Predicted 3D model of a 100-nucleotide RNA (Bacterial small signal recognition particle RNA) from a Thermoanaerobaculales bacterium. The source organism's lineage runs through Bacteria, Pseudomonadati, Acidobacteriota, Thermoanaerobaculia and Thermoanaerobaculales. Its Rfam family is "Bacterial small signal recognition particle RNA". Rfam's curators write: The signal recognition particle (SRP) is a universally conserved ribonucleoprotein involved in the co-translational targeting of proteins to membranes.

RNA sequence: GCCCGGGCCCUGUGCGUCGUCGCCCUCCGAACCGUGUCAGGCCGGGAAGGGAGCAGCACUACGGAGGAUUCCGGCGAGUGCCGCCGGUCGCCUGGGUUCC
Numbered sequence: 001g002c003c004c005g006g007g008c009c010c011u012g013u014g015c016g017u018c019g020u021c022g023c024c025c026u027c028c029g030a031a032c033c034g035u036g037u038c039a040g041g042c043c044g045g046g047a048a049g050g051g052a053g054c055a056g057c058a059c060u061a062c063g064g065a066g067g068a069u070u071c072c073g074g075c076g077a078g079u080g081c082c083g084c085c086g087g088u089c090g091c092c093u094g095g096g097u098u099c100c
Stems, first nucleotide, its partner, number of pairs: 001097008009087002012084003015080002017077006024067005034059004042051002
């Protein structure tokens, strides 16, 4: 100098752990510009019975608060007496070989 191995470290990656968000549950929740049902009133009709439709009620959208946190999904980590590939122009170390 070259080749091979080991340890540490580092990048990436897989699994787990923790955290967080979503999914889930409860509550609130649209004057009109959401849905349904539409009292009253209004319209038109000889009438039957229709029409549009405010309030109310129900549901729901966006959103907010709380809960649950098993399962599933996303994201993150000075997470792990974990795994895998890679790094020698990261460090330490062992072996082989060649030359001086």